[in-house]
Predicted 3D model of a 154-nucleotide RNA (SAM riboswitch aptamer (S box leader)).
The coordinates come from a structure-prediction model, not an experiment, and the mean pLDDT is 84.
The model forms 97% of the base pairs in the Rfam consensus.
The sequence was found by an Rfam model in a public genome assembly.
RNA sequence: AUCUUAUCCAGAGUGGCUGAGGGGCCAGGCCCGACGACGCCACAGCAACCGGCCCGGUCGCGUAUCGCAAGAUACGCCCGAGGUGCAGGUGCUAACUCCUGCCCGGCAAACGCCUCGUUCCAAUGGGAACGGGUAUGGCCGGGGAAGAUAAGAU
Numbered sequence: 001a002u003c004u005u006a007u008c009c010a011g012a013g014u015g016g017c018u019g020a021g022g023g024g025c026c027a028g029g030c031c032c033g034a035c036g037a038c039g040c041c042a043c044a045g046c047a048a049c050c051g052g053c054c055c056g057g058u059c060g061c062g063u064a065u066c067g068c069a070a071g072a073u074a075c076g077c078c079c080g081a082g083g084u085g086c087a088g089g090u091g092c093u094a095a096c097u098c099c100u101g102c103c104c105g106g107c108a109a110a111c112g113c114c115u116c117g118u119u120c121c122a123a124u125g126g127g128a129a130c131g132g133g134u135a136u137g138g139c140c141g142g143g144g145a146a147g148a149u150a151a152g153a154u
Base pairs, nucleotide, nucleotide: 001154002153003152004151005150006149007148008147013043014042015041016040017039021032022031023030026101027100028099029098044093045092046091049089050088051086052084053083054082055080056079057078060077061076062075063074064073065072066071097146102143103142104141105140106139107138111137112136114133115132116131117130118129119128120127121126
């Protein structure tokens, strides 16, 4: 670097240095930031992916011991929708991965956009009122893409 799998609405900040942008990229939005963000360092904390330890296990596999046998016990493997934060390996500590973007489904005609009709006003193509149509804006859910992190493989 690429690929695969899992997770991403929970949780967890102080100090020092620095000094202008930052929230991954693009676009839109919304935020953070000279009351010092972002980043770096130190310490602290969160979580529990991997590892360790403990506990449990219907069936299972292996080894050893005991037993005539049935079987029992121990250890290891394996499994757990179980615990533990461990002087272990990472990660993380604003906002859901800050939100949306692509696809599908559902709701909504109150409002805006669009559109049709009637009436009126205006008089170089417009405006207003009323009535109708319509899911483009909106909300909810599912999926995808991209990204991040872990574990594994190449």